RNA sequence: GUCUGAAAAGGGCAAACCCGUCGCAAGGCGGGGACGCAAAGCCUCCGGUCCUCGGGCGCGCUGUGCCAAGGAUAGCGGGGUUGCCAGC
Numbered sequence: 001g002u003c004u005g006a007a008a009a010g011g012g013c014a015a016a017c018c019c020g021u022c023g024c025a026a027g028g029c030g031g032g033g034a035c036g037c038a039a040a041g042c043c044u045c046c047g048g049u050c051c052u053c054g055g056g057c058g059c060g061c062u063g064u065g066c067c068a069a070g071g072a073u074a075g076c077g078g079g080g081u082u083g084c085c086a087g088c
Base pairs, nucleotide, nucleotide: 001088003087004086005085012037013036017032018031019030020029021028022027035075041081042080043079045078046077047076048073049072050071051070052069055067056066057065058064059063
């Protein structure tokens, strides 16, 4: 060090699912639980995906499509940033 993660040590995080709680929802948070993870630490800058009470427009109008706006996902990828151990 812009590098690497085969083995090792001490550890860390925690998918699905269940319970509680918040939210219109996607989903968040807490507890249980482990599929996995070397950044599965943190940040929505770029792309993707998903959602939307309320607003606008349309339609074949208990609904549905689109638009605007807003949101979710960092465990979808890229990027930024910080960092443990070991190797080189």

c-di-GMP-I riboswitch aptamer from a Gammaproteobacteria bacterium, 88 nucleotides, folded computationally. The coordinates come from a structure-prediction model, not an experiment, and the mean pLDDT is 88.